[in-house]
RNA sequence: GCGCUCGUGAUGUAGUGGCAGCCUACCGCCUUGCCAAGGCGGACGGGCGGGUUCGACUCCCGCCGAGCGCU
Numbered sequence: 001g002c003g004c005u006c007g008u009g010a011u012g013u014a015g016u017g018g019c020a021g022c023c024u025a026c027c028g029c030c031u032u033g034c035c036a037a038g039g040c041g042g043a044c045g046g047g048c049g050g051g052u053u054c055g056a057c058u059c060c061c062g063c064c065g066a067g068c069g070c071u
Base pairs, nucleotide, nucleotide: 001070002069003068004067005066006065007064010024012022013021018054026042027041028040029039030038047063048062049061050060051059
């Protein structure tokens, strides 16, 4: 330099045009003699910029970053 894959809450991931869901963690309440476990509730998310579309995490382009391969 070229090609491919990927980028979603603090963390690990799902969804692939029509409400962004789950696990762990965090906060509050209940429960308990205390802690843990458990139950209920809550806050927090689309790498950045543009395009297509009535509508974009999803499709297209560029950039940035990570990984793999080739030279």